Predicted 3D model of a 97-nucleotide RNA (THF (Tetrahydrofolate) riboswitch aptamer) from uncultured Kineothrix sp. The model forms 82% of the base pairs in the Rfam consensus. RNAcentral holds the sequence, with entries from MGnify.
[in-house]
C1' cells in the first nucleotide's frame, strides 16, 4: 500500500405465551437526565432509556345463569427461530497479499 473479517443491535417473515379492547401500548412532537456504540482510544447534529408535559387516536362479535370461554382487532408486550442489514465518522490494532 490493497483487500478482508469482526460487535452491541435493528427490519422482516413465523411459532409460543400475555397485555388492551371500561384505550393502555404502539406511532408523533418538545424538555430535562443518562447509557450505549466491533481489539484499544475518541466519539456526534445519529441511536437507545427513563422522567414529565402536549397533539392525535381505535373493532368488535357470539357463547354462558354466573365466574368466564371462543373468534377477531391493536403501526400491542416478551421470548424462540429463520432471513436480511449492521461501529456516523476519525486514529491505532487484527487476518491476507
Nucleotide at each position: 500500500g490493497c483487500a478482508g473479517a469482526g460487535u452491541a443491535g435493528a427490519a422482516a417473515c413465523c411459532a409460543g405465551u400475555g397485555c388492551g379492547u371500561u384505550a393502555a401500548g404502539u406511532g408523533c412532537c418538545a424538555u430535562a437526565u443518562g447509557a450505549a456504540c466491533a481489539g484499544g482510544g475518541a466519539g456526534u447534529u445519529g441511536u437507545c432509556a427513563u422522567a414529565c408535559g402536549g397533539a392525535c387516536g381505535a373493532a368488535a362479535a357470539g357463547c354462558g345463569u354466573a365466574c368466564g370461554c371462543u373468534u377477531g382487532c391493536g403501526g400491542u408486550a416478551c421470548c424462540g427461530g429463520u432471513u436480511u442489514c449492521g461501529c456516523a465518522u476519525c486514529c491505532c490494532g487484527c487476518u491476507g497479499c

Rfam family: THF (Tetrahydrofolate) riboswitch aptamer. The family has 101 seed sequences and 747 matches in Rfam 15.1. Rfam's curators write: Tetrahydrofolate (THF) riboswitch was first reported for Ames et al. as an RNA motif in 5' untranslated (5'-UTR)regions of folate transport and biosynthesis genes in Firmicutes genomes.
The coordinates come from a structure-prediction model, not an experiment, and the mean pLDDT is 79.